[in-house]
Context: one part of a larger RNA
RNA sequence: UUGGGCAGAAAGCGUCCGUAGGUUCCUUUUUAAGUUUGCCAUCAAAUCCUAGGGCUCAACCAUUGAAAGAUGGUCGGAACUACCAAGAUGGAGUAUGGUAGGGGAAAAUGGAAUUUUCAGUGAAGAGGUAAAAUGCAUAGAGAUCAGAAAGAACACCAACGACAAAAGCACUCUACUGGGCCGACACUGAUUUUGGGAUAUGAAAGCUAGGGGAGCGAAUGGGAUUAGAUAACCUAGUAGUCCUAGAUAUAAACGAUGGAUACUGGGCGCUAUGCGUAUCGGCCCGUGCCGUUCUGUAGCUAAUACGUUAACUAUCAUGCCUGGGGAGUACAUUUGCAAGAAUGAAACUC
Numbered sequence: 001u002u003g004g005g006c007a008g009a010a011a012g013c014g015u016c017c018g019u020a021g022g023u024u025c026c027u028u029u030u031u032a033a034g035u036u037u038g039c040c041a042u043c044a045a046a047u048c049c050u051a052g053g054g055c056u057c058a059a060c061c062a063u064u065g066a067a068a069g070a071u072g073g074u075c076g077g078a079a080c081u082a083c084c085a086a087g088a089u090g091g092a093g094u095a096u097g098g099u100a101g102g103g104g105a106a107a108a109u110g111g112a113a114u115u116u117u118c119a120g121u122g123a124a125g126a127g128g129u130a131a132a133a134u135g136c137a138u139a140g141a142g143a144u145c146a147g148a149a150a151g152a153a154c155a156c157c158a159a160c161g162a163c164a165a166a167a168g169c170a171c172u173c174u175a176c177u178g179g180g181c182c183g184a185c186a187c188u189g190a191u192u193u194u195g196g197g198a199u200a201u202g203a204a205a206g207c208u209a210g211g212g213g214a215g216c217g218a219a220u221g222g223g224a225u226u227a228g229a230u231a232a233c234c235u236a237g238u239a240g241u242c243c244u245a246g247a248u249a250u251a252a253a254c255g256a257u258g259g260a261u262a263c264u265g266g267g268c269g270c271u272a273u274g275c276g277u278a279u280c281g282g283c284c285c286g287u288g289c290c291g292u293u294c295u296g297u298a299g300c301u302a303a304u305a306c307g308u309u310a311a312c313u314a315u316c317a318u319g320c321c322u323g324g325g326g327a328g329u330a331c332a333u334u335u336g337c338a339a340g341a342a343u344g345a346a347a348c349u350c
Base pairs, nucleotide, nucleotide: 004321005320006319007304012318014201015200021194022193026087027086028085031082033081034080036076038074039073040072041071042070043069049065051063053061054060092188093187094186096183097182098181099180103177104176106174108172110154114150115149116148117147120144121143125136163168207246208245209244210243211242215241216240220236221235222234223233259316260315261314262313266295267294269292270291273288274287275286276285299306323350324349325348332343333342334341335340
């Protein structure tokens, strides 16, 4: 318990695309399915209601009567929804001229650092910590210096900056490629929007097969600390982290705020781009548009806060919520190599 809600209280699917379905701009015409004026028929009686009446009153009883509504029919109406036909252009898209970008996937290159290795110099410590010790070192470590190899990550620039549907994306360069924005205004002529199911994509960890393995580092050994120390600290160190091909499908996948459209005071900024009476040109100044921070009016809110990027005012379709625990559990089904994932109760209890 709905005429309610979903930023944080229960509640927006992690994200896109899109089928069915719903929804959808302006003008004129057609039809009359929805809708609608009038009329007709029907909607048993009793009951309820109404008006008086009858039992001494009342309950009760008999009589009278309407409205509204429903279904069907019929003469009509044509504003709205729908249908037919024709057209328009603002929504949407295509073409065109520019433009910014760590957008994507592929190939190639670069330097710093780290570790290892080889040769030289050199000689007793070095490392580590709060303090130590394990481990390393006279079989020459650490330090220093020339050469070689390997793998991984890209300092400064760097920004409350950019791009991408989200996950995400940064050394440099090359060819390939997706999307956005701005300008002018050529074309199509509502082609829109949302979207059950479906498809695609989806960090990290973990999984399968084959490579790779510098540094870091779950597990594990050792040293400390401690009453103990299966930890924090130190020294080693496997899986992993990296690449290729699969599988997995989850995150505080967060703006904890789903998408689209329209409307509603201002102010200080930033990115991209246009115009001007700004200019020699650039900057500055004024102004338009797209994106993006902050502040804040009205409004909204339980308050915090939100506030033209709304949590304001409205519309459209969609997902989800309904006391705490039991429980994201059991069972069942689907899916997966597995780990698990998806769907998802009840008893009982407060």
Small-subunit ribosomal RNA, central domain from Capsicum baccatum, 350 nucleotides, folded computationally. NCBI's taxonomy places the organism under Eukaryota, Streptophyta, Streptophytina, Pentapetalae, Capsicum. Its Rfam family is "Bacterial small subunit ribosomal RNA". RNAcentral holds the full RNA, with entries from Rfam.